[in-house]
A computed fold for a 348-nucleotide part of an RNA from a Candidatus Competibacteraceae bacterium, annotated as small-subunit ribosomal RNA, central domain.
NCBI's taxonomy places the organism under Bacteria, Pseudomonadati, Pseudomonadota, Gammaproteobacteria, Candidatus Competibacteraceae.
Rfam family: Bacterial small subunit ribosomal RNA.
The prediction has a mean pLDDT of 91.
Context: one part of a larger RNA
RNA sequence: CUGGGCGUAAAGCGUGCGUAGGCGGUUCGGUCAGUCAGCCGUGAAAGCCCCGGGCUCAACCUGGGAACUGCGGUUGAGACGGCCGGACUAGAGUGGGCUAGAGGAUCGUGGAAUUCCCGGUGUAGCGGUGAAAUGCGUAGAGAUCGGGAGGAACACCGAUGGCGAAGGCAGCGGUCUGGGGCCACACUGACGCUGAGGCACGAAAGCGUGGGGAGCAAACAGGAUUAGAUACCCUGGUAGUCCACGCGGUAAACGAUGAGCACUAGACGUCGGGUGGGUGACCGUCCGGUGUCGUAGCUAACGCGCUAAGUGCUCCGCCUGGGGAGUACGGCCGCAAGGUUGAAACUC
Numbered sequence: 001c002u003g004g005g006c007g008u009a010a011a012g013c014g015u016g017c018g019u020a021g022g023c024g025g026u027u028c029g030g031u032c033a034g035u036c037a038g039c040c041g042u043g044a045a046a047g048c049c050c051c052g053g054g055c056u057c058a059a060c061c062u063g064g065g066a067a068c069u070g071c072g073g074u075u076g077a078g079a080c081g082g083c084c085g086g087a088c089u090a091g092a093g094u095g096g097g098c099u100a101g102a103g104g105a106u107c108g109u110g111g112a113a114u115u116c117c118c119g120g121u122g123u124a125g126c127g128g129u130g131a132a133a134u135g136c137g138u139a140g141a142g143a144u145c146g147g148g149a150g151g152a153a154c155a156c157c158g159a160u161g162g163c164g165a166a167g168g169c170a171g172c173g174g175u176c177u178g179g180g181g182c183c184a185c186a187c188u189g190a191c192g193c194u195g196a197g198g199c200a201c202g203a204a205a206g207c208g209u210g211g212g213g214a215g216c217a218a219a220c221a222g223g224a225u226u227a228g229a230u231a232c233c234c235u236g237g238u239a240g241u242c243c244a245c246g247c248g249g250u251a252a253a254c255g256a257u258g259a260g261c262a263c264u265a266g267a268c269g270u271c272g273g274g275u276g277g278g279u280g281a282c283c284g285u286c287c288g289g290u291g292u293c294g295u296a297g298c299u300a301a302c303g304c305g306c307u308a309a310g311u312g313c314u315c316c317g318c319c320u321g322g323g324g325a326g327u328a329c330g331g332c333c334g335c336a337a338g339g340u341u342g343a344a345a346c347u348c
Stems, first nucleotide, its partner, number of pairs: 003320004007302002012316001014201004021194003025088008034080001035077008049065006091191001092188004096183004103177007110154001115149007125136002162169002206247006215241002220236004258315006266293012297304002321348003330341004
């Protein structure tokens, strides 16, 4: 490079926005360096291939032909593709009405519970385990009642539910704000899809500065267990977990399944909306989500199956035996931890 692939065998970038590029709806006209056809020139010789000839044959030599799939020129063609111009509305978008939602940011606020403090009642235990002990308690614990402080998380509702591009999002109220769905019309008129680089977002842990600290809890200490026990169990307990600002940029960042469009049996459930019938429970139907089963088809099998892993097209990313190794070196990024890019020797 080509081929074959990427749910689980190696392989979909964690996710989005978007630059270049690639690709691109219907119709009319024009044009043509893509495309197609004719002709001309050129494509050295040798070699390969075909038909002959010469060495006794062959190798070898030699004559002719074919081929040289190409390039240049010229004359045309105008379907497809490009470019230019006109038109269109089925893609895309805008306006209007309605609408669901833990989508985001910020301010406030509520109750339950844990812990701690103060006070009352009250007395010998509490706690913990397989059993114990460390620990707490006569300086009055635990239990119980009242009051107070503070931090974090929001039981029931709750779902096989909803929203978001992903990460993710849950008490209640206000303010600001993103996206989506449905309906009937009007408008713009291909404005589209994808997206190398790039930019942005990105759980948890971690880092910097400052704050906060109830519970939990790496590290750490003690008690147990054990042959040992740098563990599992128990009593404590600091970072951290929380907030603000900044950094970091990873993950089984998973549907282990890139994005877009089109096409291809059904059945049942559920969420949002429209519509028809019915007084109603409900039934039918259309659009958009989210699930289960399943036809054809696909698959190595498992399984997938209109939310495809089916049938096609466009664009991007990625794979190419195992170990060495996501290591070394170098580059870039980072305060650091480290991240990213990413080998080879050797070996099976």